[in-house]
RNA sequence: AAUCAACUUAGGGGCGGAGCGAAAUUCUCCACCGACGGUAUAGUCCGUGACGCUUGACUGGAUACAGUUUUAAGCUUGAUGAGGUGAAAUUCCUCAACCGACAGUAUAGUCUGGAUGAGAUAAGUUGAUA
Numbered sequence: 001a002a003u004c005a006a007c008u009u010a011g012g013g014g015c016g017g018a019g020c021g022a023a024a025u026u027c028u029c030c031a032c033c034g035a036c037g038g039u040a041u042a043g044u045c046c047g048u049g050a051c052g053c054u055u056g057a058c059u060g061g062a063u064a065c066a067g068u069u070u071u072a073a074g075c076u077u078g079a080u081g082a083g084g085u086g087a088a089a090u091u092c093c094u095c096a097a098c099c100g101a102c103a104g105u106a107u108a109g110u111c112u113g114g115a116u117g118a119g120a121u122a123a124g125u126u127g128a129u130a
């Protein structure tokens, strides 16, 4: 150094201005933001996580149903083109586009909430192989 095990820590950003209105950080015009691994540097490629759904288990309930749970299994999940440089780039440069869970509320990627949660992953400590 490597592999395995246990543990520790870290681990998501963004509404500013104007308009209409009784009411909008939600509509309209402009603005702003981009988790993790891979790869020529990526919101749009390939994959992962999170949110969502179904089933199971447990608890409560007469039932209906509600709550908890990944220390159970499965499913779903958005969006890019053109030109240039180069050995190599849907990743860089130029131009023009597009996308963004659920609940609440005047219709929300940006507010509030589940969430002081969860988590891909990253760094470290100790032990074993020795």
Stems, first nucleotide, its partner, number of pairs: 002129009016030004031110002033100002035048004043098002052075004056069005080096005102113003